Context: one part of a larger RNA
RNA sequence: GGCGUACGGGGGAUGACUUGGCACUGAGACGCGAUGAAGGACGUGGAAACCUGCGAUAAGCCUCGGGCAGUCGGUAACAGACGUUAUGACCCGGGGAUUUCCGAAUGGGGAAACCCCUCUGGUUUGAAUACCAGAGACGCCCGGCUGAAUGCAUAGGCCGGAGCGAGCAAACGUGGGAAACUGAACCAUCUAAGUACCCACAGGAAGAGAAAUCGAAGAGACUUCCUGAGUAGCGGCGAGCGAAAGGGAAACAGCCCAAACCAUGUGCAUGUAAGGUGGCAGCCGUUGUGCAUGUGGGGUCGUGGGGGCCUCGGCGGGGACUGCUGUACCCGCACAGAGUUACAAAAUCGGACCUAACUGAACGGACUGGAAAGUCCGGCCGCAGAAGGUGAAAGCCCUGUAGGUGAAAGGUUACGAUCUCUGGAGGAUUCCCCAAGUACAGUCAGAUAAGAGGAACCUGGCUGGAAUUAAGGGAGCCCACUCUCUAAGGCUAAGUAGUACUCAGUGACCGAUAGUGAACCAGUACCGUAAGGGAAAGUUGGAAAGAUCCCCGGAAGGGGAGGAAUUGAUCCUGAAACCGUAUGUCUACAAGCGGUCGAAGCUCUAUACCCGUAUGGGCAAGAGCGACGGCGUGCCUUUUGCAUAAUGAUCCGGGGAGUUUCGUUACGUUGCAAGGUUAAGUGCCUCUGGCACGAAGCCGAAGCGAAAGCGAGUGCGAAACGUGCGUUAAUAGUAACGUGACGAAGGCCCGAAACCGGAGGAUCUAUCCUUGGCCAGGGUGAAGUGGGCUUAACCGCCCAUGGAGGCCCGAACGGUUUAGAGUUGAAAAUCUAUCCGAUGAGCUGAGGAUAGGAGUGAAAAGCUAACCGACUUCGGAGAUAGCUGGUUCUCCGCGAAAAAACUUUAGGGUUUGCCUCGAGUAAUAGCAAACGGGGGUAGAGAUACUGAGAGGAUUGGUGGGCGGUUCGCCGUACCCCAUCCUUUCAAACUCCGAAUACCGUUUGCCGUAUCUUGGGAGUAAGACGGUGGGGGAUAAGCUCCAUCGUCGAGAGGGAGAUAACCCAGACCAUCAGCUAAGGUCCCUAAACUAACGCUAAGUGGACAAAGGAAGUGACCUUGCAGAGACAGCCGGGAUGUUGGCUUAGAAGCAGCCACCAUUUAAAAAGUGCGUAAUAGCUUACCGGUCGAGCAAGGUCGCGCCGACAAUAAUCGGGACUAAGCGUUAUACCGAAGCUAUGGCUUCAGAGACUGGUGUUCCAGUCCUGAGGGGUAGCGGAGCGAUCCAACCUGCGACGAAGGCGUACCGUAAGGAGCGCUGGAGUGGUUGGAAGUGAUGAUCCCGGAUUCAGUAGCGAUUAAACGGGUUAGAAUCCCGUUCGUCGUAAGCCUAAGGGUUCCGGAGCAAGGUAAUUCCGCUUCGGGUUAGUCGGUCCCUAAGCCGAGGCCGAAAGGCGUAGGUGAUGGGAAUGACGUUAAUAUUCGUCAACCUCGUUGAGGUGCGAUGGGGAGACCCAGGGUAGAAGGUCUAGGGCCUGUUGGAUGGCCCGUUGUCCUGAACAGUGGCAGAUAGGUAAAUCCGUCUGCGUGAUCUGUGAGGGAUGAGACGUUGCGGCUUCGGCCAAAGCGUACUGACUGGAAGUCCUGGCAAGAAAAUCCUCUAAGCUUCAGCCUCAGUGAGACCGUACCCAAAACCGACACAGGUAGGCGAGGAGAAUAUCCUCAGACGCGC
Repeated sequence: GGCGUACGGGGGAUGACUUGGCACUGAGACGCGAUGAAGGACGUGGAAACCUGCGAUAAGCCUCGGGCAGUCGGUAACAGACGUUAUGACCCGGGGAUUUCCGAAUGGGGAAACCCCUCUGGUUUGAAUACCAGAGACGCCCGGCUGAAUGCAUAGGCCGGAGCGAGCAAACGUGGGAAACUGAACCAUCUAAGUACCCACAGGAAGAGAAAUCGAAGAGACUUCCUGAGUAGCGGCGAGCGAAAGGGAAACAGCCCAAACCAUGUGCAUGUAAGGUGGCAGCCGUUGUGCAUGUGGGGUCGUGGGGGCCUCGGCGGGGACUGCUGUACCCGCACAGAGUUACAAAAUCGGACCUAACUGAACGGACUGGAAAGUCCGGCCGCAGAAGGUGAAAGCCCUGUAGGUGAAAGGUUACGAUCUCUGGAGGAUUCCCCAAGUACAGUCAGAUAAGAGGAACCUGGCUGGAAUUAAGGGAGCCCACUCUCUAAGGCUAAGUAGUACUCAGUGACCGAUAGUGAACCAGUACCGUAAGGGAAAGUUGGAAAGAUCCCCGGAAGGGGAGGAAUUGAUCCUGAAACCGUAUGUCUACAAGCGGUCGAAGCUCUAUACCCGUAUGGGCAAGAGCGACGGCGUGCCUUUUGCAUAAUGAUCCGGGGAGUUUCGUUACGUUGCAAGGUUAAGUGCCUCUGGCACGAAGCCGAAGCGAAAGCGAGUGCGAAACGUGCGUUAAUAGUAACGUGACGAAGGCCCGAAACCGGAGGAUCUAUCCUUGGCCAGGGUGAAGUGGGCUUAACCGCCCAUGGAGGCCCGAACGGUUUAGAGUUGAAAAUCUAUCCGAUGAGCUGAGGAUAGGAGUGAAAAGCUAACCGACUUCGGAGAUAGCUGGUUCUCCGCGAAAAAACUUUAGGGUUUGCCUCGAGUAAUAGCAAACGGGGGUAGAGAUACUGAGAGGAUUGGUGGGCGGUUCGCCGUACCCCAUCCUUUCAAACUCCGAAUACCGUUUGCCGUAUCUUGGGAGUAAGACGGUGGGGGAUAAGCUCCAUCGUCGAGAGGGAGAUAACCCAGACCAUCAGCUAAGGUCCCUAAACUAACGCUAAGUGGACAAAGGAAGUGACCUUGCAGAGACAGCCGGGAUGUUGGCUUAGAAGCAGCCACCAUUUAAAAAGUGCGUAAUAGCUUACCGGUCGAGCAAGGUCGCGCCGACAAUAAUCGGGACUAAGCGUUAUACCGAAGCUAUGGCUUCAGAGACUGGUGUUCCAGUCCUGAGGGGUAGCGGAGCGAUCCAACCUGCGACGAAGGCGUACCGUAAGGAGCGCUGGAGUGGUUGGAAGUGAUGAUCCCGGAUUCAGUAGCGAUUAAACGGGUUAGAAUCCCGUUCGUCGUAAGCCUAAGGGUUCCGGAGCAAGGUAAUUCCGCUUCGGGUUAGUCGGUCCCUAAGCCGAGGCCGAAAGGCGUAGGUGAUGGGAAUGACGUUAAUAUUCGUCAACCUCGUUGAGGUGCGAUGGGGAGACCCAGGGUAGAAGGUCUAGGGCCUGUUGGAUGGCCCGUUGUCCUGAACAGUGGCAGAUAGGUAAAUCCGUCUGCGUGAUCUGUGAGGGAUGAGACGUUGCGGCUUCGGCCAAAGCGUACUGACUGGAAGUCCUGGCAAGAAAAUCCUCUAAGCUUCAGCCUCAGUGAGACCGUACCCAAAACCGACACAGGUAGGCGAGGAGAAUAUCCUCAGACGCGC
């Protein structure tokens, strides 16, 4: 270290539980709000954080009821109270009071919870002030008063009103706007869809509604359900969309106006019209008439109605008038109805119900136990045995339940009563009325199921534009006839839709990864600028009895004790990963999918068996480990094919994917059957359900035809005896349930990039607007000007002066050129060095503007909140995905395909083929043989065709070239045509022509394999090998066909390993046998087997060619050879001649030509070497010697060379001369093949037997026969989890579920028994219902490993020592040294943060380690203002915006007005003081504003006029502050007899008075066409006169105060070092230099540089000596908010105690031009290992 066992840790699964959810049922209620809502902020308790309640009357106040003995809400105790039989605490219910601030928010404003104001009343004050109460928005409406242009009037303005509106809220509703993804396999009409979404408005419902309707029968408002019906239709007639009438139900309800006519009021008109007046003219004026208008009556319809006209009218009483019946009219009765939602309109009482409640039967003992409700024994109640609780399981213990009872007050009401209201008929048809810019037409749209169509009907825009009952609309263009209805006015319950909310219930719904996101203080924590997004987290126990006491430790914690309990607060059970401790066994020369088969050894004994019994003992066939050996390359997915180095997974646990509805179809089961069946709905009951009713409808029973139509027939046709489809033979459907499949739905799950809609964003960044700020220092030297020279004058030149510039160098500041670092960083863009711009198109702060197909852009498609060729967020939405991935238990039977056709199709589909399951008819299918067929392939062929190739012959040629020519033509090598001869070839040649294959017939074998039909598929990527071919290169592990095989989907044996090759097809078991391929020396089972040859190369043993070679064996041919071959040795190898030519030379041998002749046995005008050329050597050739074979060529076998790659890298290895190769032979080995034996299982067999009602069906046993490899896939049978019902009157504290273990059972999924743990539920059987089974989805959530004790611990400014504290010190405190910054790494502010500030205590967590320390935890403390800032007054950009203009709505713009700082506007300093604040407190000394009182003076007066406020850039002056340096002087230290020397510190300043000098400025008088009116003011003009007036700066002098330094040190504190420090005393406070701020002035330039208020002044209206104003003095007042601390950073923005970023002010000394740079003050730090 591995495996096993035991015991732990860790973790939080499982089981059990449920406070919370989910879905629904029945009721209620369907709103709240200016009497201030919803929702919040802040408060409120004895104390106090959060929740709950409440509101300054604040966990509550008053009152009326109901209960009650205890109570003061929860976490949650403590302290302190109230009440206790009633004078009633606390609690419940009805009503009332109070109800801060914000919010529609409403007095004005505003950054919600804040700021500011006016009026009235009250309290207070002398007054101001302060406090309390009330009122003060806008719009509409009503009323009133006023009142323009403009006469009446109107607009407008003002006043009044307990009038109305606004805003919020879940869905449902009506209306105004209105997408896209998607589907159509593309897409545009179409679809999605009038959906999502936006907007307006309403109600408890809304909307619709009493026919100018339907449609042919007649019906008789609307709405909703079932049906009609997926019908009629619409539709790129595609995808799809899709009625109506009619029928059945629910519920029912009908009415009122306008008009005609009558009456009447008012106004106007008329008026010789009564009358009146008057001398006349005329005037007034009742009635009448007309018009307009109001009111009342009347009237409301389609067999048209109404009015008017005519006629009549229940009973009783009264009765104007007339007088006769008896009228109009009124009252009552009767009759008939109706009603408090419409049609007219109120109200009361009762009953019932809701909002608190009350009553309510019946049990004991014993046993176990911590506890009884369990068990046993014996009782009781029940109109109550629903349920929950109580220490386990309770009818009789508690709360309840059935039944019964109940309301002061408020509310509801479908009930009842009182009450209220209404009332006739006929006739005639002359006249009157019956809804106008309407109907309709044209055109353009919309909506109707309907897309413009033949398109009616309905609605709208525009343009035209009727009729009047003898009329008008409709009946699907239109016309006629007929039928039907009466538009252009209005109201109307019920049935219908929905549920934020309240009450009562239910569940084959969930049970903490589930169920809401949320069981818990959750829309919380947290993330984001915002819109928006959005978690995790339940359980001690019956009771806290929450562990007294003892021990260790600083504590945390641990060990005992106690407790039923390893229930101890990280608390029920407590699995796995992971981490340990102990132990059995194995392992230190050995090698890999980690198993399996065998196996020695060690250890131990069980659910078997034996014995014994309280635990026990024995046995070996058992358990654990297991050296060693054989065989053996994970899983999934995807593939022709994966160990693959192709995908996915770190591990474990939990979650995680074919469901549901409707429709269709097939099969199965059940009911009924020529019939079957209900839907909506209704009734009843034990009421989410069941039963009954309910044929409206649907399917079937009849077909044919385009249809009319006819009908066992019908269509075609003139007809048919023909033919098509039917009928018949042989008729079965229908309803429900289950299963398979399909269609519509998200439709098996997860997954886009995108599209559209509404919102949120310019704290980043882009540009712009307003208002502020910043830029050390140095250099250059433009124009202009002055002078000189020059010129007639210019021009020009020189010297000065001057100070321009998108000028130069260079810090801050801004940027980012190059390099390096960094790259799981210090940093999601930085650091170091270097570099660029740095008075400009510069940089920067604050406030604002512009936005998503849009903005902005010196333009890069850059930027728009860390990813922009279209932001973010939510919604449509589960978009779509022919694509990828994943898809969960078992066994049994069969079992594919990778092909064809078509396809915007090729990785997808449809049909066919092939598979499976069922049904059915016929007797087929297959194989073999025989017989009979057709064929034109392989082959073959060439006077047999069509063509092709090679050679030749011959004829012809207007072929071109050359030559000749008498110009007619001729010749010629070549070319072409035809013919012939020889020879060769063909997939698209055939005079010929097989083998196979195919078709048919017969026979045999086989035994359903074939066919038809219906349900369900999968497959349509194939691969290699053999054969025949095409393409390619007769290349490919290439590609395309045909055919066969195998793999695919196939294991086993062989080929070393090796899908496809060879052998062979695995149901299971066997320590049996025989074989196949292939093997038999060892590894390794079997022959070193036998015989004959070959090979010498390790050939064999990767494969190999052309070519080469006296390798070797066998065979063949030819030649030479005892007349002596072949080889060797000896000898010869000569002469003409150095052949000729050539050449310097060429003599056999550079080259050319020729190659003769002679002597010979033989010898070349020379084979090779050689020389300058010769020479020389040699060969051919000849002789001799030797003595037997020699030479050449060919065929076959086995070998050799040719032969080059990276590991010792090899034949599988060792090795082998066979253990190689060839031929022959025998034996053996060898597989999951075959055989043998046993077992399981399927199918077949009218097999046999048994059982069940049963010849047939089912089950079982047996027999016979044939089977059982398997992916996609089809079919069959089972196991298990959850929940429900019934039964077992099951089991359970004597111990359920779950967990841990186990050697038992089953073919499998799985199932028991026993032991331990656990502590309350749960099992079996038979059925039922489904959130029903996971090693995989880069799956989701949680936990835990590995990496790894590894990287890292965040600027290289730096630490060291001593002392102290402490349990403990590198780090804390003190001290002494050292180091760093020092235009900062110091100090002060704005923003931002929000207590981080100071003190005490502490050390779990945070701090990158430690910590006694801290920006941490905890307790306490701390921020003091008339003058600082804000508020306040004022305005800029911008924003809001009464009226107004515009716009579908939402809303946009904008006047008056308001708001809005980054700008303008009154006023304070020094010193001291605290642990922490100070321009705020204290001391001293000042100042401003407002009120008031007094005094004096006086033309005062504004929202108007004027002045001022009031402004750029650059440069240059003036001025001289702060600061700095030095110094007189003073003090101290050192040192000293005294002096000297040296060093250090200070050497400062407020207020008041006076005030030289300098700078600037005038005063008075008059006039006035300007300043929108006026003006004494301003402006303009004129005049007079003085050297004044006023303002500012302010030297110097004086007075006074403070401070500084030194001394002294009462007293206090102390870490014992020291620190603080009162009273007192002493002393100087001079001078010089530097510096250059504020202010102010000047010059130049072009880009020409805010507004308003405060302030001064002037008058208008008005007021007049009141008031008001001015001056001085006294007196009073000055509210509210901020104020701590950090602020270049450990406190802000960057996720961090982060090397980044962050506006402004001060910023010392030496050197230096300087804020550069270096060193140092003050001060701060040494960067948390």
A computed fold for a 1729-nucleotide part of an RNA from a Planctomycetota bacterium, annotated as large-subunit ribosomal RNA, half A. The prediction has a mean pLDDT of 80. Its Rfam family is "Bacterial large subunit ribosomal RNA". Rfam links the family to the GO terms ribosome and structural constituent of ribosome. The full RNA is in RNAcentral, with records from ENA.